[in-house]
This is a predicted structure of a 61-nucleotide RNA (Fluoride riboswitch aptamer (crcB RNA motif)) from an Actinomycetes bacterium.
RNA sequence: CCUCGCGACGGCGAUGGGGCUCGCCCGGAACUGCCAGUUGGCUGAUGGCUCCUACAGAGGU
Numbered sequence: 001c002c003u004c005g006c007g008a009c010g011g012c013g014a015u016g017g018g019g020c021u022c023g024c025c026c027g028g029a030a031c032u033g034c035c036a037g038u039u040g041g042c043u044g045a046u047g048g049c050u051c052c053u054a055c056a057g058a059g060g061u
Stems, first nucleotide, its partner, number of pairs: 010025004016052006033042003
């Protein structure tokens, strides 16, 4: 690295994925940002930390 067999497996925290960690919910659940209130405007890919991806701004080659 490949193949086979067996066993295990919850969801959510404003837009993607991995790791660690915290909190919440028990299914008609947890969760679904802010301002204006005339259809408009603003911040952030995290609950938190970190890495990657996407996007935005500035500078350099």
NCBI's taxonomy places the organism under Bacteria, Bacillati, Actinomycetota, Actinomycetes. Model confidence (mean pLDDT): 76 of 100.